A computed fold for a 72-nucleotide RNA from Vicugna pacos, annotated as transfer RNA. The organism belongs to Vicugna, within Eukaryota. The RNAcentral record of the sequence draws on Rfam. The coordinates come from a structure-prediction model, not an experiment, and the mean pLDDT is 83. Rfam family: tRNA.
RNA sequence: GGGGGCAUUGCUCAGUGGUAGAGCACGUGCCUGGCAUGCACGAGAUUCUGGGUUCAAUCCCUAGUGCCUCUG
Repeated sequence: GGGGGCAUUGCUCAGUGGUAGAGCACGUGCCUGGCAUGCACGAGAUUCUGGGUUCAAUCCCUAGUGCCUCUG
């Protein structure tokens, strides 16, 4: 230099054109003499950035940024 992949809540990940979910973590309550475990509930995301397509974009296209990987 060239090819491919990834970017979603604090962390690890899912999702798919029709207003985003799981586990862990966090908070509250119950339980206990007290902790842990367990149960119930809750908060937390303008889905990496800009542009385009579309009635509608996390999803499709495109440019950029960062990371991973293959290769000359």